[in-house]
Molecule: c-di-GMP-I-GGC riboswitch aptamer
Organism: uncultured Geobacter sp.
RNA sequence: UCCUGAAAAGCUAAACCCUUCGCGAGAGGGGGACAGAAAGCCACGGGUCUCAAGAGAAGAUAGCCGGGCUGCCAAAU
Numbered sequence: 001u002c003c004u005g006a007a008a009a010g011c012u013a014a015a016c017c018c019u020u021c022g023c024g025a026g027a028g029g030g031g032g033a034c035a036g037a038a039a040g041c042c043a044c045g046g047g048u049c050u051c052a053a054g055a056g057a058a059g060a061u062a063g064c065c066g067g068g069c070u071g072c073c074a075a076a077u
Stems, first nucleotide, its partner, number of pairs: 001076001004074002011036002016031006034063001040069003044066003047061004051056001
C1' cells in the first nucleotide's frame, strides 16, 4: 500500500439465567458463548419493532441492509 483473513496474540459477546431501569420495543450490570474482521462509533436513507388518554417535529434496533467517520494483528505486494 492492499482491504485479502492462513496462523498467532488480543477484542466484542447472541440465546438463556440473575438483577436494575423503562408503559413498551428495549437498555445498563453480573454470569454465559451463538457468532463477529469493524459485532468500534454515528439513527443520514431504507427495513423491522414499540406506545400508557397523547401516533408524533415520539421512541427502539448499528448483532437487518446501505451510507459516513475511525481502526488492532498478520499474510501478500